[in-house]
RNA sequence: GCAGAGUAGGUUCUGAUGCGUGAAGUGCCGGCCGUACAGGGAGUUGACGGGCGGACGAAAAGUAUGUGCAGCAUACUUGCGGUGUCAGGGCCGCAUCCCGCUGC
Numbered sequence: 001g002c003a004g005a006g007u008a009g010g011u012u013c014u015g016a017u018g019c020g021u022g023a024a025g026u027g028c029c030g031g032c033c034g035u036a037c038a039g040g041g042a043g044u045u046g047a048c049g050g051g052c053g054g055a056c057g058a059a060a061a062g063u064a065u066g067u068g069c070a071g072c073a074u075a076c077u078u079g080c081g082g083u084g085u086c087a088g089g090g091c092c093g094c095a096u097c098c099c100g101c102u103g104c
Base pairs, nucleotide, nucleotide: 001104002103003102004101009092010091011090012089013088014087015086016085017084018083019081020080021079028054029053030052032050033049034048035047039099040098041097042096060078061077062076063075064074065073066072067071
């Protein structure tokens, strides 16, 4: 000098188990606070999380039981939700700076 490994995390698939379907959650916008970012140091306008405010907004159906003729309640099943969590597989992956590691 050249090449490479490795993080947090993101995304997707599979399985399990919940939640909602009386609309929470997810996603969007604004602002506040916090956390983490390869082996070491620094670290954002990037990443993630938690409140607050705002806008938008959905898929139900069947069966059984109870009530008793009005729909309602409960349970189960099949769906639905840019749905939560856990496990496994694939892919991406230090904004950037300095040093280090492996190979040549």
Notes
The RNA shown here (THF (Tetrahydrofolate) riboswitch aptamer) has 104 nucleotides and comes from uncultured Eubacterium sp. The RNAcentral record of the sequence draws on MGnify. The prediction has a mean pLDDT of 77.